[in-house]
RNA sequence: AGGCCGUUAGCUAAGCGGUAAAGCAGCCGCCUCUUAAGCGGAAGAUCGUGAGUUCAAUCCUCACACGGCCUA
Numbered sequence: 001a002g003g004c005c006g007u008u009a010g011c012u013a014a015g016c017g018g019u020a021a022a023g024c025a026g027c028c029g030c031c032u033c034u035u036a037a038g039c040g041g042a043a044g045a046u047c048g049u050g051a052g053u054u055c056a057a058u059c060c061u062c063a064c065a066c067g068g069c070c071u072a
Stems, first nucleotide, its partner, number of pairs: 001071007010024003018055001027041004048064005
């Protein structure tokens, strides 16, 4: 320098155009002598940044940033 893959909640991670699912952690409650385990509940993500396409973008296109792998 070029190519490919990735970036979504504190962590892990689903979602192939119609306003984002889940697990763990944390919080509240139940249970328990207490803790853990178990059970129930609520909350938490302007989807890496900017622009474009579209009635509508996490999703498609472009640029950039960061991480990984490969080639030179």

This is a predicted structure of a 72-nucleotide RNA (transfer RNA) from Phormidesmis sp. Rfam family: tRNA. Its mean pLDDT, the model's own confidence on a scale to 100, is 84. The RNAcentral record of the sequence draws on ENA.